[in-house]
Context: one part of a larger RNA
RNA sequence: CUCUUUCUAAGGAACUCGGCAAAAUAACUCUGUAACUUCGGGAGAAAGAGUGCCCUUAAUUAAUUUUAAGGGUUGCAGUGAAUUGAUCCAUGCGACUGUUUAACAAAAACACAGGUCUCUGUUAAGUCGAAAGACAAUAUAUGGGGGCUGAGGCCUGCCCAGUGCCGGAAGGUUAAUGAAGUUGGUUAGUAUUAUGCGAAGCUGAUGACUUAAGCCCUGGUGAACGGCGGCAGUAACUAUAACUGUCCUAAGGUAGCGAAAUUCCUUGUCAGGUAAGUUCUGACCCGCACAAAAGGCGUCACGAUAUGGAUACUGUCUCAGAAAGAGACUCG
Numbered sequence: 001c002u003c004u005u006u007c008u009a010a011g012g013a014a015c016u017c018g019g020c021a022a023a024a025u026a027a028c029u030c031u032g033u034a035a036c037u038u039c040g041g042g043a044g045a046a047a048g049a050g051u052g053c054c055c056u057u058a059a060u061u062a063a064u065u066u067u068a069a070g071g072g073u074u075g076c077a078g079u080g081a082a083u084u085g086a087u088c089c090a091u092g093c094g095a096c097u098g099u100u101u102a103a104c105a106a107a108a109a110c111a112c113a114g115g116u117c118u119c120u121g122u123u124a125a126g127u128c129g130a131a132a133g134a135c136a137a138u139a140u141a142u143g144g145g146g147g148c149u150g151a152g153g154c155c156u157g158c159c160c161a162g163u164g165c166c167g168g169a170a171g172g173u174u175a176a177u178g179a180a181g182u183u184g185g186u187u188a189g190u191a192u193u194a195u196g197c198g199a200a201g202c203u204g205a206u207g208a209c210u211u212a213a214g215c216c217c218u219g220g221u222g223a224a225c226g227g228c229g230g231c232a233g234u235a236a237c238u239a240u241a242a243c244u245g246u247c248c249u250a251a252g253g254u255a256g257c258g259a260a261a262u263u264c265c266u267u268g269u270c271a272g273g274u275a276a277g278u279u280c281u282g283a284c285c286c287g288c289a290c291a292a293a294a295g296g297c298g299u300c301a302c303g304a305u306a307u308g309g310a311u312a313c314u315g316u317c318u319c320a321g322a323a324a325g326a327g328a329c330u331c332g
Base pairs, nucleotide, nucleotide: 001327002326003325004324005323006322007321008320010318011317014316019313027051028050029049030048031047036041038151052073053072054071055070056069057068058067059066074078086311087310088309089308090307091306092305093303094302098110099109114149115148116147117146118145119144120143126135127134128133153297154296155295157228158227159226162225163224164221165220166219167218168217171216172215173214178209181206182205183204184203185202186201189197190196191195229247230246231245232244233243256290257287268284269283270282271281272280
């Protein structure tokens, strides 16, 4: 010097990204216990008091057991060691218990009960399998599959023009197939016989007409994919614009929330907390670029969650010191 422990004057987070680490709290009995709340909780809230040993009395016991009351007594200290909650205030996120990246992530991610949409009538839908068949299910719509959301509370606005899905069938378009007809080749035959014509059959081409779904068309549908404007002017100070005009659109963002896990400008502005606060909390709204089941907003409880503050406590620090043990090092 390094490591593992122990102690430390005065101060007590001044350390640091951050109280990381350590200290502190701790058992049992009694008292006492706030906001808020889904009335269950919160709650061991918080905050306090007591605890050894001996004797007496009362009740009790199998017991000089246990409990209560009273008295006595000792130590610095009586849960005498060890085991053994720190607590409070506020905010974000997720309701909760649970699950997860075996070996850098435990979370706000996943799941969840609940909600809703959609498919599915049983030889079910769906999944696996060229198939047989199996699962779904020895189930049967209060069942089963899929999508989204994610307890409970208050709610969930406008747009069906595009895309998707569902319904409709008048018309247009449209395949293979079938097919009247037209036409070429071939040749029995025939004629005026270098040659021409040419029935039936066979064969090649073409083909009116026939003809489904689909698409066009026509309706519906957003807890389907998704989307939810601009420019001017205007009130008797100024400012602002309830109001008006105009352009465009399928419709122009409603409630609620808002510098937010979202705010670039930005350490926005004001207020609170501090002597001092880019963080935090409460407001404002000019939302670069919140917004309603890719849910919106609030919320009790819960959380090895994230953030800010406070009490207690401490070698985290001011600022180091000492001790024990194990290494390193020196000598042997």